Guanidine-I riboswitch aptamer from Nitrosomonas oligotropha, 106 nucleotides, folded computationally. Of the family's consensus pairs, 97% are formed in the model. It was read from a public genome assembly, where an Rfam model found it. Its Rfam family is "Guanidine-I riboswitch aptamer". Rfam describes the family as follows. This family represents a conserved RNA structure found upstream of the ykkC and yxkD genes in Bacillus subtilis and related genes in other bacteria. The function of this family is unclear although it has been suggested that it may function to switch on efflux pumps and detoxification systems in response to harmful environmental molecules. Rfam links the family to the GO term regulation of gene expression. Taxonomically the source falls in Nitrosomonas (Bacteria, Pseudomonadati, Betaproteobacteria, Nitrosomonadales). Its mean pLDDT, the model's own confidence on a scale to 100, is 77.

[in-house]
RNA sequence: GCAAUGGGAAACUAGGGUUCCGGCCGAUUCAGUCAACGGCGUCAGGUCCAAGAGUUUCCGGUCUCGUAAUAGCGAGGCUCCACGGAGGGAUAAAAGCCCGGGAGAU
Repeated sequence: GCAAUGGGAAACUAGGGUUCCGGCCGAUUCAGUCAACGGCGUCAGGUCCAAGAGUUUCCGGUCUCGUAAUAGCGAGGCUCCACGGAGGGAUAAAAGCCCGGGAGAU
């Protein structure tokens, strides 16, 4: 200098909303409590969704060495970097989800 490569899964976090649960409010009632009903996510909760450019682990890939039959096995290394809309889509709904490492910018 050239070429190739930015794989998969799980758990979680920032973040996200409101189906369900919980919470709060209302109406009703002399008053209180419970249930049902209506409303509130501007409600720091549980369930839930969740990162290409967040975390961890595992698998995978690849290179070197040893052994060896070119298979296989073992050991070690690497798997980097990454600015970014608007708009649309899914779900109950929203989002750093998906379109998308896209358009575009450098």